Small-subunit ribosomal RNA from bacterium enrichment culture clone heteroA13_4W, 1372 nucleotides, folded computationally. The coordinates come from a structure-prediction model, not an experiment, and the mean pLDDT is 85.

RNA sequence: AGAGUUUGAUCCUGGCUCAGGAUGAACGCUGGCGGCGUGCCUAACACAUGCAAGUCGAGCGGAGAUUAAGAAGUUUACUUUUGAUUCUUAGCGGCGGACGGGUGAGUAACGCGUGGGCAACCUACCCUGUACAGGGGGAUAACAAUGGGAAACCAUUGCUAAUACCCCAUAACGCCUUAGAGGGGCAUCCCUUAAAGGUCAAAGAACUUCGGUACAGGAUGGGCCCGCGUCUGAUUAGCUAGUUGGUGAGGUAAUGGCUCACCAAGGCGACGAUCAGUAGCCGGCCUGAGAGGGUGAACGGCCACACUGGAACUGAGACACGGUCCAGACUCCUACGGGAGGCAGCAGUGGGGAAUAUUGCACAAUGGGCGAAAGCCUGAUGCAGCAACGCCGCGUGAGCGAUGAAGGCCUUCGGGUCGUAAAGCUCUGUCCUAAGGGAAGAUAAUGACGGUACCUUAGGAGGAAGCCCCGGCUAACUACGUGCCAGCAGCCGCGGUAAUACGUAGGGGGCAAGCGUUAUCCGGAAUCAUUGGGCGUAAAGGGUGCGUAGGCUGCCCUAUAGGUCAGAGGUCAAAGGCUACGGCUCAACCGUAGUAAGCCUUUGAAACUGUAGGGCUUGAGUGCAGGAGAGGAGAGUGGAAUUCCUAGUGUAGCGGUGAAAUGCGUAGAUAUUAGGAGGAACACCAGUGGCGAAGGCGACUCUCUGGACUGCAACUGACGCUGAGGCACGAAAGCGUGGGUAGCGAACAGGAUUAGAUACCCUGGUAGUCCACGCCGUAAACGAUGAGUGCUAGGUGUUGGGGGUAUCGACCCCCCCUGUGCCGGAGUUAACGCAAUAAGCACUCCGCCUGGGGAGUACGGCCGCAAGGUUGAAACUCAAAGGAAUUGACGGGGGCCCGCACAAGCAGCGGAGCAUGUGGUUUAAUUCGAAGCAACGCGUAGAACCUUACCAGGGCUUGACAUGUAGCGAAUCCUGCAGAGAUGCGGGAGUGCCCUUCGGGGAGCGCUAACACAGGUGGUGCAUGGUUGUCGUCAGCUCGUGUCGUGAGAUGUUGGGUUAAGUCCCGCAACGAGCGCAACCCCUAUUGUAUGUUGCCAUCAGGUAAAGCUGGGCACUCAUGCGAGACUGCCGGUGACAAACCGGAGGAAGGUGGGGAUGACGUCAAAUCAUCAUGCCCCUUAUGUCCUGGGCGACACACGUGCUACAAUGGCCGUCACAGCGCGAACCGAGCCCGCGAGGGGGAGGAAACCGCGAAAGGCGGUCGUAGUUCGGAUCGCAGGCUGCAACUCGCCUGCGUGAAGCCGGAGUUGCUAGUAAUCGCGGAUCAGAACGCCGCGGUGAAUACGUUCCCGGGCCUUGUACACACCGCCC
Repeated sequence: AGAGUUUGAUCCUGGCUCAGGAUGAACGCUGGCGGCGUGCCUAACACAUGCAAGUCGAGCGGAGAUUAAGAAGUUUACUUUUGAUUCUUAGCGGCGGACGGGUGAGUAACGCGUGGGCAACCUACCCUGUACAGGGGGAUAACAAUGGGAAACCAUUGCUAAUACCCCAUAACGCCUUAGAGGGGCAUCCCUUAAAGGUCAAAGAACUUCGGUACAGGAUGGGCCCGCGUCUGAUUAGCUAGUUGGUGAGGUAAUGGCUCACCAAGGCGACGAUCAGUAGCCGGCCUGAGAGGGUGAACGGCCACACUGGAACUGAGACACGGUCCAGACUCCUACGGGAGGCAGCAGUGGGGAAUAUUGCACAAUGGGCGAAAGCCUGAUGCAGCAACGCCGCGUGAGCGAUGAAGGCCUUCGGGUCGUAAAGCUCUGUCCUAAGGGAAGAUAAUGACGGUACCUUAGGAGGAAGCCCCGGCUAACUACGUGCCAGCAGCCGCGGUAAUACGUAGGGGGCAAGCGUUAUCCGGAAUCAUUGGGCGUAAAGGGUGCGUAGGCUGCCCUAUAGGUCAGAGGUCAAAGGCUACGGCUCAACCGUAGUAAGCCUUUGAAACUGUAGGGCUUGAGUGCAGGAGAGGAGAGUGGAAUUCCUAGUGUAGCGGUGAAAUGCGUAGAUAUUAGGAGGAACACCAGUGGCGAAGGCGACUCUCUGGACUGCAACUGACGCUGAGGCACGAAAGCGUGGGUAGCGAACAGGAUUAGAUACCCUGGUAGUCCACGCCGUAAACGAUGAGUGCUAGGUGUUGGGGGUAUCGACCCCCCCUGUGCCGGAGUUAACGCAAUAAGCACUCCGCCUGGGGAGUACGGCCGCAAGGUUGAAACUCAAAGGAAUUGACGGGGGCCCGCACAAGCAGCGGAGCAUGUGGUUUAAUUCGAAGCAACGCGUAGAACCUUACCAGGGCUUGACAUGUAGCGAAUCCUGCAGAGAUGCGGGAGUGCCCUUCGGGGAGCGCUAACACAGGUGGUGCAUGGUUGUCGUCAGCUCGUGUCGUGAGAUGUUGGGUUAAGUCCCGCAACGAGCGCAACCCCUAUUGUAUGUUGCCAUCAGGUAAAGCUGGGCACUCAUGCGAGACUGCCGGUGACAAACCGGAGGAAGGUGGGGAUGACGUCAAAUCAUCAUGCCCCUUAUGUCCUGGGCGACACACGUGCUACAAUGGCCGUCACAGCGCGAACCGAGCCCGCGAGGGGGAGGAAACCGCGAAAGGCGGUCGUAGUUCGGAUCGCAGGCUGCAACUCGCCUGCGUGAAGCCGGAGUUGCUAGUAAUCGCGGAUCAGAACGCCGCGGUGAAUACGUUCCCGGGCCUUGUACACACCGCCC
């Protein structure tokens, strides 16, 4: 000294929380010793028991005991009596019980603190001084007797003493009264001096001392009075009758309404009276840098109280804690008549409570009471006991010791760590135990503590470590368990299967005989801000003015000295704090010395402030001369328009809306013309123009009236500013009374809209809007910016006035003042912004704020007719609520642009039948996954068994599969029986390869056994890798350096053009760069060249029924390589002389030629643990594995994707053409034969430019004639074919027969911009078989695009945002 927490991030505001210190503490866990302290904070609750205040016989009379001596009696040891002596003491008397000790209930007060005053007082015992003590008297307790009572106790009678009481005398420099003189002071008065009346004594005795009386003084202790200070509430604003004062009297030690009589009507209060709540005050203590804040245990001072309330007595002193009386409550005793008691003394008990100790020892010390003294008393005090309650000190061992032991924990299995830690070896002795010695405290005796402290010797590492924490703040990390559960948490927040945050363990960190928690206080918090904050938008400027109190106040001179400053003195008790030194071994603790604000007295200074006086003119005001203005009030006047009325013309509509309807109109509307009525508002002018304090003010004229401005410098002479309360004004709406009412128009009615529509729109329409008078008193009453004064760069408009220059004049131009705008510098601000009209720099005064919600609510007060206004909380609750700015995202915001996005077209889907996928349902099972686009002919490029993961049943358990060990056997092949098969039980053949020391060993394979392990399509795609989809082939995404910004960030990447493109050009605080774009790659379109077999055939020759069939050739086609070609290169125009665009030439191809591959940073916790891989979890005679059968194919339904159709641009029949990509050896399979056909037989040829694989649509010809058909082919029956171990569940194909729906498809919706759509067939992968799917190939081959308003998606710029999980948001 700061930190955490609002946000995606940032800065600010702001609250909450934490780290520190402290405690009379308590609770949890733990606990070795000593010293010094501390210990009912709650029930001022109730108290058993004991003790806490007595003492003096040297005041007095008695009583009792003891006993020397004498006497008497007699049981010679006692009794009685006289009595010297000693002791005890109930009573009278004296002193003390007013101190000491306890508590904090009451008290907001002269109670306390501080400083003064008493000329208004007292003071026992003590000290000093002066003086005195003569004489006399009467009683009374004790005691005795009698009596009463349960007791406590009491009554009567009788006797007696005193340092008890009374009287007289003596008396003064006491006191009282009266008058005199001198001096002083602060009003009453005080001091000194000199005169007249009342008042005192007591003894004892060893006559030294103690004691007594009076007066004066001192000391000590008290009493009273005053200044200043002393908590909260104004939602307590008025209080007061002995009240305030006076006169007189009483009372007191003393002043005083302290009390009383009379008189007067005062006294206190926003500088907070009164009332209410709370509280003993202080020295101090805790905290804080300080200023402050909190507190008032222990120790010390003061006060108050003593069961509760009241009262007095005694006394020097009390209205009295352990005295009295009365009342009350409570407790106890009782014979029921009556009595007794007061722990807030020390112990102790019950109770209350989270919680607080022994019914201890001693008067040895210190102190107190009494006493002449010895001494007695002393729960004051000194000590001990209990309690880690606090502070301080010490210890629980020290050194060496690596095989880094065992063990624990972790592990990547290598190791790491606990850890020199332990063990072991060598030592030491603080505390401890035992023994011995043994204090100071005591100045002669006397020691509770105490055989204590301390010292010596011996013994032995022996008896002595815990608590909290380890996500961030905050120092310290791993494993397991748990699975939004259990739990943690001071704040933020952890926990939903990999938790450093829960629990446990290991390890670590912190402190340590303690450690944590809780509670409270201060700090941090500048978060109440005097030091030291704010108010445009974060909380906060009063709606505005006038003005009271108050605060503040121009220049000069003089005086004064309250504030201020300086010196001196007094006080500030002690203790405490701080500094220094010292004493207990140190420290805590203790001792000695020094040291402070404040208040008071006094002396001085005079700048500032105050006060008093004098002066000044610049602040303020007045005057004179001007002009401007929707400033205010009243009266009057005017025209336009709306509506209504009357009359005319005129006819079917008008009106209204997005579209309509309600409404008006044939009883004549709307429209139009003329006349009239009435109310309200004043177009143009009109302007960030004017005026006003604000609200506000707009036709014109008149009357009355307020303010501001300019010029002049005549007058006054600080007359000023602000302004708590107060008063006035105060939009709209609203209220009261009475008018008025054209238009508009809450409420209301109707019509629409809508899911609804108590709304928006429409037709009507009442209050109201208008006037007069009276209320209300609020607004986003805003510039969200209080008023005043001064100062601080500029530029540019505009209102009013003035000046200069110029002019005939008006302009223009320059300057000043006033008002009102814009821009902008310094400065300021969190930023936005403000910036002479400040939100800048200063001063003065007022108002207001102190986290959000609850709430401007409740209650109370005031105001109001009401509505309501004003003032204005708390409980509870949250960890935020906010301001400004940033980046995104979003918008039924804007601008620019793109895309089969729309539009323009073509063909479809959605209706039918069937195929296929999905949902749902069903089922023993219908295995699992995929879910908007981006799941649904998807994984599956092909489920009869297998696949297969699902179900039923039957089996196996080191296993179907891998590695390691041991034993046996070659491997392998053929085969019988049982069984559904897996499997089980058998038979037979067979003996291999390599090495060899011939015993054997090894490799491979099989079987057996045991254990490590295998295995899992079990879970988690939200633990992962890899792969993939999607936005999107969209043009974007970033970085370095620099610059700007407090910062997040910005700039670059924005702008002007252009492009398919962040493509390129230009500009620019940016300059460069990277990933993307493009290009480089493949196919295709043209061509050259090389090579010609299996390809080709123009020429030549041969040849056939025909045929590149043959010779020959490589020209062409074609194939396979290698090249060329296209680059806005050329021309013109447009453009900015750019990039580029438009047009043209040439060219097979033209502006990325067409197609493909290629997918930036990232998004969707997107998909996949069932392709594969993989962490963790789970199963282990089963969730593994084998087998048979079934299921994945179910079927009321729903959806997606397809196929075939509904027909004549067609169907059917016949005939004739023209491809390309590809595939083929468990394969493709020709010719030929059989079958209507599927197919069968057969097998030439072909590992392929060689052999094989009818192209179809199309052309030509025929038929059908608009019909459920010669369309359509579903469904079903029968008969067959093929594959396969096997076609029942459940394959494909053929023939014959059957001949369903369907006649072009609702809302809606999909694809496609050219060799495209549409249409036609062909091939391939998978595959035994099984495509309408998928992937490819070629044939035929269109239509349309004006355009970018709209729908969808996307890019860039900009704007708003309370969104950031980002509009599928947020929120009520």

Rfam family: Bacterial small subunit ribosomal RNA.